Record summary: Predicted 3D model of an 85-nucleotide RNA (c-di-GMP-I riboswitch aptamer) from Paenisporosarcina sp. HGH0030. Of the family's consensus pairs, 89% are formed in the model. It matches the Rfam family "c-di-GMP-I riboswitch aptamer". From the family's description: GEMM was predicted in a large-scale screen for bacterial structured RNA regulatory elements.
RNA sequence: UACCGAUAACGGCAAACUUAUUCGAAAGAUAAGGACGCAAAGCCACGGGCCUAAGUGAAAUCGAUAGGGCAGCCGGGUUACCGAA
Numbered sequence: 001u002a003c004c005g006a007u008a009a010c011g012g013c014a015a016a017c018u019u020a021u022u023c024g025a026a027a028g029a030u031a032a033g034g035a036c037g038c039a040a041a042g043c044c045a046c047g048g049g050c051c052u053a054a055g056u057g058a059a060a061u062c063g064a065u066a067g068g069g070c071a072g073c074c075g076g077g078u079u080a081c082c083g084a085a
Base pairs, nucleotide, nucleotide: 004083005082012038013037017033018032019031020030021029023028036072042078043077044076046075047074048073049070050069051068055065056064
């Protein structure tokens, strides 16, 4: 340096659920609690996937559509703590 990942150390994050919001059309986000898990469960929507459909379109209900989301669905990119085998 690149792998790798201990019933190691110092620490970190936080699912479901609950409450809140002069956030948002929704999906969702954020904050507080919580503790299922996580060695990148840090960051980036680039590829696939999934959610939503305000706006759009001839179209009210139905259906379509992402410039909206999900990084704790997978792949990729990128940065990083520790050091037993």